[in-house]
RNA sequence: UUUGAAAAAGGCAAAUCUAUUGAAAAAUAGAGACGCAAAGUCACAGGCCUACGGUGUUUGAACUAUGGUGGCUGGACUGCUGAAG
Numbered sequence: 001u002u003u004g005a006a007a008a009a010g011g012c013a014a015a016u017c018u019a020u021u022g023a024a025a026a027a028u029a030g031a032g033a034c035g036c037a038a039a040g041u042c043a044c045a046g047g048c049c050u051a052c053g054g055u056g057u058u059u060g061a062a063c064u065a066u067g068g069u070g071g072c073u074g075g076a077c078u079g080c081u082g083a084a085g
Base pairs, nucleotide, nucleotide: 001084002083003082004081011036012035016031017030018029019028020027021026034071040077041076042075044074045073046072047069048068049067053064054063055062
């Protein structure tokens, strides 16, 4: 540097439930494990989710990110271990 997760040491924690925050998506903490070789960190780009506020209006629909998602993808930085060079 590339590559892998058979082994060893470990790590993270989906759905769901409880509490709290929030308009919501969702987040945090605890319980809980579907899975993950970066499921470690970062919203730069794309995608997706939400619509308090704004636009619009048949007072309905719909549109809209300044919000969210890293366990959606790319990218950036960092890391344990095996094998090869």